The prediction has a mean pLDDT of 79. The RNA shown here (FMN riboswitch aptamer (RFN element)) has 144 nucleotides and comes from Mesorhizobium australicum. Rfam family: FMN riboswitch aptamer (RFN element). From the family's description: The RFN element is a highly conserved domain that is found frequently in the 5'-untranslated regions of prokaryotic mRNAs that encode for flavin mononucleotide (FMN) biosynthesis and transport proteins. Rfam links the family to the GO term FMN binding.
RNA sequence: CCGCGUUCUCAGGGCGGGGCGAAACUCCCCACCGGCGGUAUGCGGCGGAAGUCGCGAGCCCGCGAGCGCCUUCGAUAUGAAGGGUCAGCAGAUCAGGUGCGAUGCCUGAGCCGACGGUUACAGUCCGGAUGGAAGAGAACGGGC
Numbered sequence: 001c002c003g004c005g006u007u008c009u010c011a012g013g014g015c016g017g018g019g020c021g022a023a024a025c026u027c028c029c030c031a032c033c034g035g036c037g038g039u040a041u042g043c044g045g046c047g048g049a050a051g052u053c054g055c056g057a058g059c060c061c062g063c064g065a066g067c068g069c070c071u072u073c074g075a076u077a078u079g080a081a082g083g084g085u086c087a088g089c090a091g092a093u094c095a096g097g098u099g100c101g102a103u104g105c106c107u108g109a110g111c112c113g114a115c116g117g118u119u120a121c122a123g124u125c126c127g128g129a130u131g132g133a134a135g136a137g138a139a140c141g142g143g144c
Stems, first nucleotide, its partner, number of pairs: 001143002004141007016030004032123001033113002035063004042055005058111002066089002068086001069083005093109005115127003
């Protein structure tokens, strides 16, 4: 150093105030939150320089959980186990500025958020979940 193996560890935040109401952390007004990898004109460290290291996007590219779907079991109902992209769903950004270059920087204004539950419609409450997982790291082994 690696298209390698085994094991282990880690791996998500947020309703505060007010209004209406019998009832709302679910509606309305104000507020609050932002997983993982990539990209990089920003910031920082080191360096004389070339350069190098770290950080840097919720809405750019991709991924994850979830729903769905498929397979098996089943008393064909509820359901259980498995597959993991397989039909499908899987969110959301513009304007101005700077600049060779920006949907990433600066300024401003916007927008988005699985499924089931609930005295009333949920990104923020409860539940599946003491689960799973993108991925991050470590140890040991193997190879170069």